The prediction has a mean pLDDT of 77. Predicted 3D model of a 124-nucleotide RNA (FMN riboswitch aptamer (RFN element)). It was read from a public genome assembly, where an Rfam model found it. It matches the Rfam family "FMN riboswitch aptamer (RFN element)". Its family is annotated with FMN binding in the Gene Ontology. Rfam's curators write: The RFN element is a highly conserved domain that is found frequently in the 5'-untranslated regions of prokaryotic mRNAs that encode for flavin mononucleotide (FMN) biosynthesis and transport proteins.
RNA sequence: UUCUAUCUUCGAGGCCAGGUGAAAAUCCUGACCGGCGGUCACAGUCCGCAAGCCCCGCAAAAACGGGGCACGAACCGGUGGAAUCCCGGUACCGACGGUACAGUCCGGAUGGUAGAAGAGGCCU
Numbered sequence: 001u002u003c004u005a006u007c008u009u010c011g012a013g014g015c016c017a018g019g020u021g022a023a024a025a026u027c028c029u030g031a032c033c034g035g036c037g038g039u040c041a042c043a044g045u046c047c048g049c050a051a052g053c054c055c056c057g058c059a060a061a062a063a064c065g066g067g068g069c070a071c072g073a074a075c076c077g078g079u080g081g082a083a084u085c086c087c088g089g090u091a092c093c094g095a096c097g098g099u100a101c102a103g104u105c106c107g108g109a110u111g112g113u114a115g116a117a118g119a120g121g122c123c124u
Base pairs, nucleotide, nucleotide: 003121006119007118008117009116010115016030017029018028019027031104032103033094034093035049036048037047038046044092045091052069053068054067055066056065057064074090075089076088077087078086096107097106098105
């Protein structure tokens, strides 16, 4: 420098105030939060990935492999060579189970993933 068996570590934030009510961190008014990779330039809402559920195979279970379902949301103006990424303005979105209807509470989860860093191996 290149490559990739293996191992280790890391790997998601947020309800404050008021209203109604028998009861709401769930409704209403304002509040608050933003995973990973990419993209000429910094992205919750541009492109892609992950988290959920079901079925089949492996005697069973886990892991793994295969198949299926689900998989959100942005515009306008400005600067610039270049920005749906910056600045200004105004909007919008948020799995499943529980519970007075939940992005923010409790639970599956002391779990798991996209991935990130390092060790190590091989070649020179």